[in-house]
RNA sequence: GAUUUAUAUAGACGAGGGGAGAGAAUAGGCUCUAUGAACCUCGGGCAACCUGUCCCGCUUCAAGCGAUAAGGUGCCAACACCUACCGAAAUGGCGAAACAAUUCGGACUUAUAAACC
Repeated sequence: GAUUUAUAUAGACGAGGGGAGAGAAUAGGCUCUAUGAACCUCGGGCAACCUGUCCCGCUUCAAGCGAUAAGGUGCCAACACCUACCGAAAUGGCGAAACAAUUCGGACUUAUAAACC
């Protein structure tokens, strides 16, 4: 890096360095940022995908659900910050529609984990 599967409205910040940007990409919006961005280091924390352990409860007969631990990852502003493509609903508009914004669902893309190549 490719493929597959799962998850993505929960949760979790301080210090030192750094010095102007950041929120994946394109566009628009919005937000964060000299009361110090990205990034790096140290410490802390969250979660429970993989992993280990357990069988009190359920299923059922060795394990799964689950519980527990926190070794491997990951993560610690805002739903993956929001929108974009498709569909639905009600509203405005209206003869009907286009159109507008709202809500919901899906797709695409992205991220992370695990497996595999």